The RNA shown here (c-di-GMP-I riboswitch aptamer) has 87 nucleotides and comes from Robertmurraya korlensis NBRC 107688. It matches the Rfam family "c-di-GMP-I riboswitch aptamer". Gene Ontology term of the family: cyclic-di-GMP binding. The organism belongs to Robertmurraya korlensis, within Bacteria. The sequence was found by an Rfam model in a public genome assembly.
RNA sequence: CCACGAUAAUGGCAAACUUAUUGAAAAAUAAGGACGCAAAGCUACGGGUCUAAAGCUAGAUUUAGCAAUGAUCGCCGAGUUACCGAA
Numbered sequence: 001c002c003a004c005g006a007u008a009a010u011g012g013c014a015a016a017c018u019u020a021u022u023g024a025a026a027a028a029u030a031a032g033g034a035c036g037c038a039a040a041g042c043u044a045c046g047g048g049u050c051u052a053a054a055g056c057u058a059g060a061u062u063u064a065g066c067a068a069u070g071a072u073c074g075c076c077g078a079g080u081u082a083c084c085g086a087a
Stems, first nucleotide, its partner, number of pairs: 004085002012037002017032006035074001041080003045077003048072003055066004
C1' cells in the first nucleotide's frame, strides 16, 4: 500500500415513531428518538423500487389508464474520497 475487519481505541451516522415546515405525491428538511450501519460519506452512471404533477388518451364535468423531467445511495451494482489496525 492492497485486501480484510474485532467483544480494540477515538469519534461518526441515525430506521420506525412524534412534532413543525415544504411538496400534487413519493419524499425531503429541522428538532426529539435509536432499529441498525465500517463507508448508512459523496455522485442518480446501470438495474430495481416508490410516486404520478405537467402532458397525452379514453370517458365526460368527479374518473380511469399511460407518463419522470420527481424521489430513493439505509435496495443492488458501479465510480470516487476517507478514520482506526487485532487476527